RNA sequence: CAUGCAAGUCGAACGGUAGUAAGGUGCUUGCACCUUAUGAGAGUGGCGAACGGGUGAGUAACACGUAGGUGAUCUACCGUAAAGUUGGGGAUAGCCUGUGGAAACACAGGGUAAUACCGGAUAAUUCUUAUUGUUUACGGACGAUAAGGGAAAGGGGCCACGGCCCUGCUUUUCGAAGAGCCUGCGUUCCAUUAGUUAGUUGGCAGGGUAACGGCCUACCAAGGCGACGAUGGAUAGCCGGCCUGAGAGGGUGACCGGCCACACUGGGACUGAGACACGGCCCAUACUCCUACGGGAGGCAGCAGCAGGGAAUAUUGCACAAUGGACGGAAGUCUGAUGCAGCGACGCCGCGUGGAUGAAGAAGGCCCUCGGGUUGUAAAAUCCUUUACAGGGGGAAGAGGAAGGACGGUACCCCUGGAACAAGUGUCGGCUAACUACGUGCCAGCAGCCGCGGUAAGACGUAGGACACAAGCGUUAUCCGGAUUUACUGGGCGUAAAGCGUCUGCAGGCGGACAGGUAAGUUGGGCGUGAAAACUCCGGGCCCAACCCGGAGAGGUCGUUCAAUACUGCGUGUCUAGAGGGUGUCAGAGGGGAGUGGAAUUUCCGGAGUAGCGGUAAAAUGCGCAGAGAUCGGAAAGAACACCAAUGGCGAAGGCAGCUCCCUGGGGCAACCCUGACGCUAAGAGACGAAAGCUAGGGGAGCGAACAGGAUUAGAGACCCUGGUAGUCCUAGCCCUAAACGAUGGAUGCUGGAUGUGGGGCCAUAGCGCUCCGUGUCGAAGCGAACGCGUUAAGCAUCCCGCCUGGGGACUACGGCCGCAAGGUUAAAACUCAAACGAAUUGACGGGACCCCGCACAAGCAGCGGAGCGUGUGGUUUAAUUCGAUGCUACACGAAGAACCUUACCUGGGUUUGACAUCUAGGUGGUAGUGAAGCGAAAGCGGAGCGACCCUUCGGGGAGCCUAGACAGGUGCUGCAUGGCUGUCGUCAGCUCGUGCCGUGAGGUGUCGGGUUAAGUCCCGUAACGAGCGCAACCCUUGCCCUCCGUUAUACGUGUCAGAGGGGACUGCCGGCGGUAAGCCGGAGGAAGGUGGGGAUGACGUCAAGUCAGCAUGGCCUUUAUAUCCAGGGCUACACACACGCUACAAUGGCCAGUACAAAGGGCAGCGAAGCCGCGAGGUGGAGCGAAUCCCAGCAAAGCUGGUCGUAGUUCGGAUUGUAGGCUGCAACCCGCCUGCAUGAAGCUGGAGUUGCUAGUAACCGCGCGUCAGCCAUAGUGCGGUGAAUACGUUCCCGGGGUUUGUACACACCGCCCGUCACGUCAUGGGAGUCGAUAACGCCUGAAGCCGGUGGCCUAGCUCGGAAGAGAGGGCGCUGUCUAAGGCGGGG
Repeated sequence: CAUGCAAGUCGAACGGUAGUAAGGUGCUUGCACCUUAUGAGAGUGGCGAACGGGUGAGUAACACGUAGGUGAUCUACCGUAAAGUUGGGGAUAGCCUGUGGAAACACAGGGUAAUACCGGAUAAUUCUUAUUGUUUACGGACGAUAAGGGAAAGGGGCCACGGCCCUGCUUUUCGAAGAGCCUGCGUUCCAUUAGUUAGUUGGCAGGGUAACGGCCUACCAAGGCGACGAUGGAUAGCCGGCCUGAGAGGGUGACCGGCCACACUGGGACUGAGACACGGCCCAUACUCCUACGGGAGGCAGCAGCAGGGAAUAUUGCACAAUGGACGGAAGUCUGAUGCAGCGACGCCGCGUGGAUGAAGAAGGCCCUCGGGUUGUAAAAUCCUUUACAGGGGGAAGAGGAAGGACGGUACCCCUGGAACAAGUGUCGGCUAACUACGUGCCAGCAGCCGCGGUAAGACGUAGGACACAAGCGUUAUCCGGAUUUACUGGGCGUAAAGCGUCUGCAGGCGGACAGGUAAGUUGGGCGUGAAAACUCCGGGCCCAACCCGGAGAGGUCGUUCAAUACUGCGUGUCUAGAGGGUGUCAGAGGGGAGUGGAAUUUCCGGAGUAGCGGUAAAAUGCGCAGAGAUCGGAAAGAACACCAAUGGCGAAGGCAGCUCCCUGGGGCAACCCUGACGCUAAGAGACGAAAGCUAGGGGAGCGAACAGGAUUAGAGACCCUGGUAGUCCUAGCCCUAAACGAUGGAUGCUGGAUGUGGGGCCAUAGCGCUCCGUGUCGAAGCGAACGCGUUAAGCAUCCCGCCUGGGGACUACGGCCGCAAGGUUAAAACUCAAACGAAUUGACGGGACCCCGCACAAGCAGCGGAGCGUGUGGUUUAAUUCGAUGCUACACGAAGAACCUUACCUGGGUUUGACAUCUAGGUGGUAGUGAAGCGAAAGCGGAGCGACCCUUCGGGGAGCCUAGACAGGUGCUGCAUGGCUGUCGUCAGCUCGUGCCGUGAGGUGUCGGGUUAAGUCCCGUAACGAGCGCAACCCUUGCCCUCCGUUAUACGUGUCAGAGGGGACUGCCGGCGGUAAGCCGGAGGAAGGUGGGGAUGACGUCAAGUCAGCAUGGCCUUUAUAUCCAGGGCUACACACACGCUACAAUGGCCAGUACAAAGGGCAGCGAAGCCGCGAGGUGGAGCGAAUCCCAGCAAAGCUGGUCGUAGUUCGGAUUGUAGGCUGCAACCCGCCUGCAUGAAGCUGGAGUUGCUAGUAACCGCGCGUCAGCCAUAGUGCGGUGAAUACGUUCCCGGGGUUUGUACACACCGCCCGUCACGUCAUGGGAGUCGAUAACGCCUGAAGCCGGUGGCCUAGCUCGGAAGAGAGGGCGCUGUCUAAGGCGGGG
C1' cells in the first nucleotide's frame, strides 16, 4: 500500500416510506384511493464505538517493579437500599418543492414526532455558600440555621379498566470493579559531559481541574539540584519471566500474561462517565489517488493479501458450533477477538521405514604378506506380522430441556489386501568416537586451534570400511558455560601487567578498655503482600510422551508488629596500655642566612732563560724566536672543598660535606608527671621535588652540548686530539620529569637466631653481659613460579589508599586542564599478531675470563702459486663429448690401465618370449648341433651338405629346438623411502647407565674440587656408590737375546740368513721433589726406559655427508623399447679458469770414462738366461724356473775416482716438430708406447697467498708391484740407499678438551635482528575546506483551536408587555494571549 473484511445494535424511544399480500371503493380495465397484515433502506434518538486487536517509534521517566498513601479524587453499565416518576411549551431531521456543483456535498422555502430540546411545581438525611456544635488520623464523620439544582404522567404485556407486572428514567446511600494523583526503595553506559537552574526554588492572592500541586497568572523573597554523580551525551519500552550457570552471577525481554507509549509526521480541541480518541473531527507539512482544474478524497504498527527491502518469515481459507464482547425484554444481529483448517522438520514429543530363522560365511566390492581378511546374518531364501498405506463398513465427545458442530465423515473402531511407497547427514591427524587403498605432488585443495599438501598424505579428492546422530544431520550467527581470564562467593602488584617521586591533610572508610541506656543495623516469631501463567514436588486427563488439569511448595535488599541485645551503630559516665605534652640528656654533611680559609687550575705583570711545547696507539690541527713550555716572585678572578671518610651519619623524598656565627625543623634515650582515644589511612586539594630546559639581571676560573679544525675510516654526521658558545655558579620566577629503584605504599600487632656497625641507657657481679632506637650481612619456621625474602619480610593477620587485566598500535591521536615555550598530565579507537613476557635448565655461541692439547703458530728444511708438459675438474663446444663426486671431508676422486671391447653416450643398421632365468600348453625325429654359395660394414638374412647325446619296463621319457602365454630385461628415477659399506669431526677424551640423593620441573649430582697423565690415566677429597661404551692392554711388525729346524745359500767350520717358538721393560732398583698419595725429575743397569718405533683397532653421536653406477632392496616408470645385437664415432673436443703432479731454470750442476753397495717383490697363455744380429728400441734363440735353487736383474741410482764445460738461454732445459724405425694388437687416422737422427720453445728461483714435515723424519736417489695384449704411470702402493735443520715459547692464526660467565641464539653467530629508502594495499590522525544530521537559543510571520474581550450582524423557547417591541442569554464576525510549522541568524 490495490482489493475484501475487522463495530455495530435497538421498531419494546420516534415520525413514517418504497415494496409485498389480502379485502374493499371508484371506474377512462388499468390506474388511483381506503382498510388490514407485513415492511427493506435512510433519518431523529439511546447505548456502544475509550473494550477487543496491532506495534515498540519515542521514553533513563514515578515509564516500569515493589511497598505504601489519597482526611486531595472520579466512576457509564452492574449489585444493595430509600424516595419519586407532576404540569406545560417551542423547534428540527427525515419527507415534499426548488437551486448550485463534475464530484464530495451544500443552500433556500414548506410541514412533522419522540426516551431529542426548554421553562415551571414538588423533594430529602443531596450539593454549594455563609455562620456554628461534637469528634478525629484534621479538605473526614455526625449535627443545627439560611439561599440554588431533578423526572421521559416514557415504552411493552395483561386486565375482572380499579389496576397489576416487566423495563426504563430522576435524586440519594453503600458496594463491586476500574481510573487519576502522590511517596520510599530499585532500574544501562560515558567524567575525554563538572557545574546546572528564571516558573527556576519557596511564599501570599487569584484562576483552573474530578482532584493536590508553578498546573497557570500577578506580586514578594533568593532560593533549588550536584562527586551518594546534578546537567549533558549515547543507548533502550519496563516487568512476570526465558537461556545459561554448582551457585553467585552473566545474557535477554520472541510466543503467553501485567503495565506504559504510539496510530502517516506535528499541533489542537470537541463529544462523552471515560479520549485529547488506530478503522472520529479541525489545522499544518510530506506522500498517494480522483477531477469537468473550479475543487475534492486517503492513512493496514487490525485479518488476509501486494510491492519493495532482505539471508529470511505463511492463506486475499472456514465458522460464529464453543469461549468472550457490543446492542436488544427477547428472538437475534455483529464480532479477521476467538475456535478451527491451510503452508513451513522452525521447535518439542511420539511412531515407522519390518520381525524371526538363515554359513556354501554365495556373488560383487575393497584390502592383501596371495595364506586370507572385511562388507557379513548383512543379502538371497523360508516362515510370519500390518504401525503406516490402500479399499470397504461403522463413527464420536466437545451441546445446557429439544433441534442446532466450523473442525469433520476428522479422531477412533471393525473387515480385507499385501513387506509393501518410506534413510539420510556429518565425521574418521590430535583435541575427539572412527583406517586402509588409489589419485594428486606446496598443485588442486583442507582448516575450530595446533596445523596438513613440495612422489610412498590415516589431514586434499575418490573408493571400500568404520564411528556418531537419526527424519533428521551438518554449517553459520548470537548468548551463557568452561574463564578463579574483572576474582561478592573467588585474583593480583620485588623481577611476569601492576605501589602515585615524596610528604601534609579536608571529606570518606576504619578505630583501645569498662559500665549503664537505646534498639538503627543484626537475629527470631506472627500478620500482610509478593496476580495468573511459568519453576519444583505430588496426583490426574489425552494409548505413551510433548501438552493440559488439580493440589502443595518455592520466590522480596518489601511493609507491619512483637521480642532478643552477643557484635556494630547512636548517646551517657569512667579508664590509661594508643596518641600527645612536660622535665633531663645526646648524636648528626637536616634546612636557611651571613662571614671567612687554604691547596689547585687559569689569566695578567715582572725576573731569569732558549727552542721547542702540547697531544696521541701513532700523528696532526693548536701554542712558540713578536720569546712559548719549564722555573721564581707578585696580583686578579671564579668554582669546588683532598686527607679525615666509613660496609658511617642526617633528612619525607629529591638530596646534604672546608671552617665560624645567627635563625630553625626533625629524631633517639632515661625516669617520673600531665591530657584522656585527642588515633590510622587518605579520593579530590596543597607543599616539596635531581638533572636538563625557559624568562630577567649578574657572574664566568675550570669543564663543556652546539659549532670549527685535526685525525681515524669505504664513509665518520662518532669514539681520539686542539679549540670553543650556551650551560654549569648567584638572585628572582617558571618547568614538574627520571632505572625519582629497595623496580618492594602507609599504620599496628605477632613469629627462632648468629654476627658487624652508629647513637643512648643499666650493673656490689664489668661480661663473649643486658636493654632501646637506627643501619648492614648470613640465616630458622614460613612464603615464593623460580630467583630469592626472611623482626628493616616478599612470613602470619587487621585497616585505608593507589594501581593491573594478552602483545603491538600507544608514555600515541583527539578533547580538557597546566605551561612563556619546550612540553607535562589525563588518555582512546580503527587496524594487526598468536603470541609478547618472567624465572630457571641443557646446549651452542662470544672481536668474555681461566686451564690444557695438536707441525696450530713460532723456529727450521723442502715446496706449491710464475714456465713447459701430464692428469683431474669447472666452463664452453658438440650428434655425443655417458654418469657420479662439489668448502675443509669433490677436483692423479669411483678409474689397480677408455684404440675395438670396456661403454652406460651419439649416429646408422638389425631383433622382439628376446643376449640371460623359471614355468605351462602345443608341436618337432634327418631333431639338436654344424654349416658351403649368395646379400651385407657387421650384426643378421639365407639355407646346399654333414649330422648327434642320456635313461628305458622298448610303449616312451629327459635334454634340445619351434610356436603361444606367463614373464625376462633396464648403468631408467628416487642415497630426501632403505640395507650394507665409507668419509669427517677424531685416535679428540669423551659419551652414558643402575640405584641413591637434591630440585615442583626441565635437570643436577656421579663426570665436580686439589694434584697428575698421552688419556674421564691414576691418587686424595667428596651424597654419592658402582657399572657400561671409549683410553690403555691383549693382536701384527720391527729393534736385543735364547732354543729348535736347515730346502736354498756357503769359503763346508759355523756365523750371516730364513722359518717357528720363547725370553726381555714392570717406574722393578737408587736419590730428590710431592701430602708417607698418584706421579714427576735425575741416575744405575740394559739392545731397548718410562706408550721403545710403526701398524691394525675409530665411543655416544654430527653432517637428511657420499654411494640405487659395485652389490642388495621398497616404490614409481618402460615393454617392437628406457630391452638387446652390430658397425662407426664419442668419453682424448679447446678462447679460458682452478686443483694434483712431473721436468727444469743449472757448477752442491751437466756430459764422458772408470768403480762400489740394497731391500722388497713378480713369474706358466708367464719370467725368459747364455750365444748371435742391430747404434738403439728390438730381433733371433731357447737353457733354466710353478721358483731362498732359474729369470726379471751377474739388477740399482744418488755415491766415489778422473776428465771436460766456466755463468752463457749455455755442453742448462727439454717442449714442439720433421724423419727413419721397433713392439703390442683383428686394427695404432681420430687415439698407444719405445728407439735413432734432426729440431731445440717457455723457463735465469716465481705477486698476494699457501702446503708438508719433529728423526732414520724432511729432503734427495733409484728399485719393485698391482691393473695390464699394449699403454698415455710423471699416478697409486711398497722397498731400500744417502741423510739433515729447528722447537725460545703458547701472545697471536686454525682445530679441539675442561671450568666459569653473558645471551633477546636453539634449522643454535653462516644465529637473531634494527632503521631509512623504493613500489602497492588497508586502517587511523591532521588538513584549505565542503556536505549532511541533531538538540537548543534570539528575532519575524503565524494555521486550527481553547480561553479572554467585543461597539458590527443574527437570534423559536425564558422575563416584561395587549401588541409593537425591549431585555436576559446564545451564535456569527472581529480582536488579544498562547502556539504547530515555516523563514532569518549566530553559536553547540
Source information: Small-subunit ribosomal RNA from an uncultured organism, 1388 nucleotides, folded computationally. Its mean pLDDT, the model's own confidence on a scale to 100, is 85. The RNAcentral record of the sequence draws on ENA and SILVA.